[in-house]
Context: one part of a larger RNA
RNA sequence: CAAUGUUGAAGGAACUCGGCAAAUUACCUCCGUAACUUCGGGAAAAGGAGGGCCUUUUUUUAAACAAUAAAAAGGUGACACAAAAUAGGGGGUGGCGACUGUUUAUUAAAAACACAGCACUCUGCUAAGUGGCAACACCAAGUAUAGGGUGUGACGCCUGCCCGGUGCUGGAAACUUAAGGGGAAGGGUGAAACUCCUUAUCGCUUUGCUAACGCAAAGCGUUAGGGAGAGGAGCUCAAAACUUAAGGCCCAGUAAACGGCGGCCGUAAUCCUGACGGUCCUAAGGUAGCGAAAUUCCUUGGCACCUAAUUAGUGUCCUGCAUGAAUGGCGUCACGACUGCCCCACUGUCUCCAACAUUGACUCAGUGAAAUUGAAUUCUCCGUGAAGAUGCGGAGUUCCCGAAAAAAGACGGUAAGACCCUAUGCACCUUUACUAUACCUUAUCAUUGGAAAAAAAAAUGGGAUGUGUAGGAUAGGUGGGAGCUUUUGCAACCUUGAAAUACCACCCUUUCCUUUUUUUUUUCCUAAUCUGGUUUUUUUUAAAAAAACAGAGACAUUGUUAAGUGGGUAGUUUCUCUGGGGCGGAGGCUUCCUAAAGAGUAACGGAAGCGCGCGAAGGUAAGUUCAAGCUGGUCGGAAAUCAGCUGUAGAGCGUAAUGGUAUAAGCUUGCCUGACUGUGAGACCUACAAGUCGAACAGGGACGAAAGUCGGCCAUAAUGACCCGGGAGCACUGUGUGGAAAGGCUCUCGCUUAACGGAUCAAAGGUACGCUAGGGAUAACAGGCUAAUGACCCCCAAGAGCUCUUAUCGACGGGGUCGUUUGGCACCUCGAUGUCGACUCAUCACAUCCUGGAGUUGAAGAAGAUUCCAAGGGUUCGGCUGUUCGCCGAUUAAAGUGGUACGUGAGUUGGGUUUAGUACGUUGAGAAACAGUACGGAUCCUAUCUUUUUUGGGUGUAAUAAAAAACUGAGAGAAUCAUUCUUUUGUACGAGAGGACCGAGAAUGGUGAACCUCUGGUUUACCAGUUGUCGCGCCAGCGGCACAGCUGGGUAGCUACGUUCAAAUCAAAUAACCGCUGAAUGCCUAUCAAGCGGGAAAUUGUUUCUCAAAACAAGUUUCAAAAAUCGUGGAAGACUACCACGCAAUAGGCGAGAAGUGUAAAUCUAGUAAUGGAACAGCUUACUCGUACUAAUUAACAAAGCGG
Repeated sequence: CAAUGUUGAAGGAACUCGGCAAAUUACCUCCGUAACUUCGGGAAAAGGAGGGCCUUUUUUUAAACAAUAAAAAGGUGACACAAAAUAGGGGGUGGCGACUGUUUAUUAAAAACACAGCACUCUGCUAAGUGGCAACACCAAGUAUAGGGUGUGACGCCUGCCCGGUGCUGGAAACUUAAGGGGAAGGGUGAAACUCCUUAUCGCUUUGCUAACGCAAAGCGUUAGGGAGAGGAGCUCAAAACUUAAGGCCCAGUAAACGGCGGCCGUAAUCCUGACGGUCCUAAGGUAGCGAAAUUCCUUGGCACCUAAUUAGUGUCCUGCAUGAAUGGCGUCACGACUGCCCCACUGUCUCCAACAUUGACUCAGUGAAAUUGAAUUCUCCGUGAAGAUGCGGAGUUCCCGAAAAAAGACGGUAAGACCCUAUGCACCUUUACUAUACCUUAUCAUUGGAAAAAAAAAUGGGAUGUGUAGGAUAGGUGGGAGCUUUUGCAACCUUGAAAUACCACCCUUUCCUUUUUUUUUUCCUAAUCUGGUUUUUUUUAAAAAAACAGAGACAUUGUUAAGUGGGUAGUUUCUCUGGGGCGGAGGCUUCCUAAAGAGUAACGGAAGCGCGCGAAGGUAAGUUCAAGCUGGUCGGAAAUCAGCUGUAGAGCGUAAUGGUAUAAGCUUGCCUGACUGUGAGACCUACAAGUCGAACAGGGACGAAAGUCGGCCAUAAUGACCCGGGAGCACUGUGUGGAAAGGCUCUCGCUUAACGGAUCAAAGGUACGCUAGGGAUAACAGGCUAAUGACCCCCAAGAGCUCUUAUCGACGGGGUCGUUUGGCACCUCGAUGUCGACUCAUCACAUCCUGGAGUUGAAGAAGAUUCCAAGGGUUCGGCUGUUCGCCGAUUAAAGUGGUACGUGAGUUGGGUUUAGUACGUUGAGAAACAGUACGGAUCCUAUCUUUUUUGGGUGUAAUAAAAAACUGAGAGAAUCAUUCUUUUGUACGAGAGGACCGAGAAUGGUGAACCUCUGGUUUACCAGUUGUCGCGCCAGCGGCACAGCUGGGUAGCUACGUUCAAAUCAAAUAACCGCUGAAUGCCUAUCAAGCGGGAAAUUGUUUCUCAAAACAAGUUUCAAAAAUCGUGGAAGACUACCACGCAAUAGGCGAGAAGUGUAAAUCUAGUAAUGGAACAGCUUACUCGUACUAAUUAACAAAGCGG
C1' cells in the first nucleotide's frame, strides 16, 4: 500500500452518471391497515404494543398422574430478554410489458421471445403442411369443437377511410401466347421437248451483176455441234394462314392481405382565431384516442408543481420536423433481479478520514513460471531531424553497486488495427440486378383399350339455292349451241337489257343430305393401371405376399418435349477520376486564356460551345460595299423609307470563340449541280490506330468571250474501332461433277457501344454478424507546417461624448503578434500513438480575476472607468445535465485566461461516444440505414532502463596519524496568502447624503508542521453483562465455538473532530511611475546627455525551516582508541540502517502505584424461588517507580601505538 472484515465524534447523500457499496429492517403474538381493484387482491400495506427468569393459580388433552400448549396474577435482574446464529428497509408517482415462464453456455435477462385470448387463411382424409430421388415417415393410431400457416398478444372500451399500385381469390366474351398439328404461296435443282443466239453443211426464194455458165448479197428452211433462256413432274429447302392449354391482358372481389391516409387562398364590428366559402390534386385524404411521448429537430418549447436553486421528474397546452387504431390505439388491478423521478428511515458514499483484525506485500528457508529481449558503456535542457531524441549538435550535470516504493517517458508489453481506404479479394443476406434452376401449374406424345352420341372441319357423291330497273319474268357466271323432246311444250326469231333464255359442259354464292377421314366434347364399359377398402390363406405375432370380392378407371400415376411461374436454391455482376471515401460533378469533340514570343504542356484552374444546319447558306460569271453619325425632308416619333456628306470596317460572314477578311471570304443577280468517277507525287501531325493538306493525270461535265475556276460550305466542332446482321453491285471461291447454299471484294445501312480506343447479346443492393490481404501510398485522435478563420495589440480618426476626435466609446480602412478556435495540407505513426467528461496529482506562460505599486479621468469623498508595472501566494460550495460549456441558488478579496498528446486510463472511473441484443420515429420494395432517440452492454500488464521518493553496501578524499566525535556551508529546496473589526475618525472631503488615505492594534479564514495534556475515535481478549450449544462425571464454578458470538465500557499506542506553533523584521538593486541639477537648443527639458534621488506581495541578500564535504580548492575543529559480529531490546524499523544495554535496570519476572472495569469465587445470610446483602470487591495488555530472580554466557576475531 492492497484485498477481505470490525468500529467510528458532529453532520447525514453535501458523494456520484446513478444511494454504486454499506447500513437500516428482519421472528412470534396482539392491535391496526389507504388509494385503487378484474372484488380474488392490494396486504406482512403503512404504523404500533408485548416478549427474559422465578412462583402460584386456571384451562387444554387425559380414567388419573406425567407430559404438551396456553392464559391470568404476583415477584425479580440487566444498557439491552426474537439478547448469538438464522432472518423483508418502507412509501409515493411515471414508462414498458398483463401475469408464472424463456433467451445471446463465454461482456446484453430486457421493454426482446413465449403465453392464454383474438382474427385471417388453407385443409373432407392417401387432408393440408413437412422430410425424402423414391419406398416411406411425421402430422395422427388425430378428422373442421381437428390439423397447418400468418398476424396480434390477459382483461376493459374500441379497431375509422382507401381495392388506384403489389399480392391473393374468382370469372371468362374478345385479344395475345409454346411445342405439336397444318402445308397456301415461294426458292433450289430439273432429262427430253420448246424458244433464242451462234458455227458448219445442204436446199429454196428474191435482188444485183453477167451474153450465158456463174458469182455476190439478203431472206427462208433441213441436219449436226456449241451456248443461253424459260420451265411441268419428282426430289428438296425454308415456311404463311388455320388449329391449340395454362399464363398474360381484361373484369370483379379482398386491407385483423403488403400497404397508404393532401395543398393553396379568403372570411366574424379592436386584435387574434376561423365555425364558413373558393380552388387544385388524390385510390382515399388520419376518424376515435393519445400527444415535446422509449416517437419533438428547433428544445433546456410555454405554464404549473416539486427544490434555496432542477437540460431531470409529474401535470397541462398542442405549434404531431416525422402519433394513431390487431405493422393494433387508448386505459388498466396484480406482477417485474426491467427503466425514470421524489420522500421517510438508515448509514464512512461524502465533508475528511482514523484505528484495529486477518491475508498478501517486505525479510529468511525451500520450491520455482510467463510474456518480453538487434546489441547496449541505457542522464538533463535547448536545438536539429521522416516534423515529439538515452543515442545527432551545443551547453550543463554526473563517484561505483543494490533494495523497497511510485508510474511521467522508453511514441512501454500483448494482438501483421476491428475504425477508414484500397483489392477488377472472400463470405453471408436482400431484391421489380442478370442468368440459370428444384418444386408447382398447363399442353402434346407414350404407358393407353372397347363402344356410343353430339359438334366442328375437309373431301367425295347427290339435291337445292341466286328477285335493282327494263323485260311476258326470281337473268348466278363462262363456253358450245339451232335445235331439244314420245307428246304437251320450251327455245331460236322478236322485244327489253350491261348481259338472253332451249339443250350440253365446266364452275361460283348460300344451304341440306350420304359416305369417308381428322379433331373436340360427353356418356357407358373393363382388361391395362390404382386402392393406407373387405375377407381368406401363408405366417407365433407384426410386416409382407397371393387369391377372391368391392371401388376407381383409360382418368390418375410415371416418363418425354414444350409454355408459364419460380430469391425456394445457385452462380455472378454492381466503373473510374477524386487534395481520404461518400454525396455532388466529370469521362468524347471544338475555341480562347493559363502556356513562360517554335511545337507541346497539368489541376475537381478560368470562360464558352458541339452531338447540327443548308439544293442553297453549294459551283461559276458579272455587279456591288458595310456599321454609325451629321444635315435636309409629308404623315413619321430616339429609331421605318428618301437625298447629301463624313465614314479602314467601329459591320457582315447559319451556330461558341479565336484567327482571317473590303482586290473581299460580306451583299445582289444569271446560268447551273464539281455536294463528280478512277487515281494521287509530296508534305503536316503522330507510340499505334487514326487525323489533315495536296499539285498533277485519265474520264465525262458546269460556268465563263477567255484566261480559267469547280472533287461542297472563310477556317477550326457536328462523332465511334472490330465482330455480327441487312441492301445494291462484282462474278473471286463453290467440299465427287454441274449448279445451288454459303463465303469473299466494292459501295452502303443498323451503336447517347456518351464510362465516347468501345470487357458480355445479357447484371442491382446490404453487412453494426462480418472475414482476409495490404496501406500511414489514404481519413477519424494527437503532433508537425500554414495562419484564411479566431484571439490580442497597434495606426488613421468620420463620429458619439451639451461644447470638445483621443475621460470613455470609436465607423470606413490599414499594419502586426500569438498558435488556445474552425479550417487547409496529408509530413511520422494503420506488424495499434486507447477517444469525451469526472476524480487524483500537478507544472508552466501572462494577454492579471484577487491581493501589491503607479499614470489619466467627464477623479470632491466613497465607489468606479481606463492604461502601465507586477506571476509571490490565492482563486468556493451546491441544483440540472454524461457533459466541457452554460443557466440558476448561496457565498467570496477573487470565484482569471490559456499551454502541457484538447497534461494525467502500464493512476482510478466508464456516465457519453463507438461492436454484437431490443424498441420508437423517419428513409428504403427489401436486406438494412440515420452527427435522430431510448433501455442494456468485458477497461489486461508481477516495472528491465530513464525519471521521481526513500533506504543501504562499497570506494575515494587518505602514499594520510587511522578510528571516533563536533562543525563550517559552495550549492539545492521549502515557506512567501488574505480578510474582518477597533482606533486614528464620523476627522479630511462634501450643500447634504455619505465618507477616506497614511499609521497603530486585535481577531479570523485558509495553508503547513509537530504533538496526545485536554475533547473525541479506535483500542481482536483489559473488565463486565448476556443468548444458543458442547465439554470439564453431576451441582456450583469455569472453558471452547457462534464476525472479538452479541452488548456496555476502556489503558498505552496510533490518531482528528483535539492542542500548540509558523510565515516576523531589515536591507540592496530595480519595474511602471514620480523627481533634483542640467546642457545639447542663450529658453525649455527627470537624461536611449554626463551626474544624483524616490519607488512594488515580483528579484537579490538577511532572518525562519530542511538537505548539504562526493564542494577534485574533496574543507575546519576537538580528542586520543576503538569498531564490527553475537546477545537482550526499542516510542527505530520493509530488509539494512539508527538508538539503548550486555554485572547492567535492555527485556522478562516480581513488588508497589497509576489507570480501566465495576462490587469476583467461596462461605455466611434473607427469600419457596428467581434474586438480594455481608464487599470501592476481584481481575487487569502496552503506563510510572523500584527490585539483579531469569536472559544478555563462555569463547573467538580485527587493530594503530607502547612495552618486553

The part of an RNA shown here (large-subunit ribosomal RNA, half B) has 1204 nucleotides and comes from Lobosphaera incisa. Rfam family: Bacterial large subunit ribosomal RNA. The RNAcentral record of the full RNA draws on ENA. Its mean pLDDT, the model's own confidence on a scale to 100, is 84. A source record names the gene rrnL.